[in-house]
């Protein structure tokens, strides 16, 4: 020093006003918010991952509903312009846009719920092995 195994840690934000209404944190209209890796320069909008959701299988667990874990597949949203540099759709000005299921007496990135979940993408530490 690359690798291999094995265990443990940490790992997602917006704690709103205010107008109209019978009734809205859901609608209007000002806010506010942004997992991880990569990328000649720093990303919510590039390229790819993960959870979330749908959907098969195989195992558990079961009186019944409903559940839990792997493993596969699917579905996942958004950008332009001008400076500056060798180089930025990553920085700096100025304008915009998106944001998952279910719930709610009115339509939700923000309230409530799955979730005091999953621990994932990942970050890092121990010990061992092995060159």
């Nucleotide at each position: 020093u690359c690798g291999c195994g094995u265990g443990c840690u940490c790992u997602g934000g917006g704690g709103u006003c205010g107008g109209u209404g019978a009734a809205a944190u859901u609608c209007c209209g000002a806010g506010c918010c942004g997992g991880c890796g990569g990328u000649g320069a720093a990303a919510g909008u590039c390229c790819g991952c993960g959870a979330c959701c749908c959907g098969g299988u195989c195992a558990c667990a079961c009186a019944c509903c409903a559940g839990u874990g792997a493993c596969c597949g699917g579905u996942u949203g958004a950008c332009c312009a001008g400076g500056u540099g060798g180089a930025a759709c990553u920085c700096c000005u100025g304008g915009a846009c998106c944001g998952a299921c279910g719930g709610u007496c009115a339509a939700a990135g923000u309230c409530c719920g799955g979730a005091u979940g999953g621990g994932a993408a990942g970050c890092g530490c121990a010990c061992g092995c092995a060159g």

FMN riboswitch aptamer (RFN element) from Nocardioides oceani, 131 nucleotides, folded computationally. Model confidence (mean pLDDT): 80 of 100.